[in-house]
């Protein structure tokens, strides 16, 4: 240095759930609490998956509206890939 990852050390993050005069059409996110877990549970939506379906489109309808399609939205704590990084037993 690479690989690897311990009932080690120092620290870190924070699922479910609760709250919220926060953002969002929604999915989801932010904040406060909380701890199931995590050696990248740090960062990047690049590939796949999954979720949502506003704008838009299609169909029906006099209309209100309804149904369907659709990512440009979301998720990196779903999997893979990329970038970066603390510690050092075997």
């Nucleotide at each position: 240095a690479u690989a690897c990852g311990a009932u080690a050390a120092u620290g870190g993050c924070a699922a479910a759930c609760u709250c919220u005069g926060c953002c969002g059409a929604a999915a989801g996110g932010g904040g406060a609490g909380g701890a199931c877990g995590c050696a990248a549970a740090g960062c990047c939506a690049c590939g796949g998956g999954u979720c949502u379906a506003a704008u838009g489109g299609a169909u029906g309808g006099c209309a209100a509206c309804a149904u369907c399609c659709g990512a440009u939205g979301a998720u990196c704590g779903c999997c893979g890939g990329g970038c970066u990084g603390c510690c050092g037993a075997a």
Predicted 3D model of a 90-nucleotide RNA (c-di-GMP-I riboswitch aptamer) from Brevibacillus fulvus. RNAcentral holds the sequence, with entries from Rfam. Lineage of the source: Bacteria > Bacillota > Caryophanales > Paenibacillaceae > Brevibacillus. Rfam family: c-di-GMP-I riboswitch aptamer. Gene Ontology term of the family: cyclic-di-GMP binding. Model confidence (mean pLDDT): 90 of 100. The model forms 95% of the base pairs in the Rfam consensus.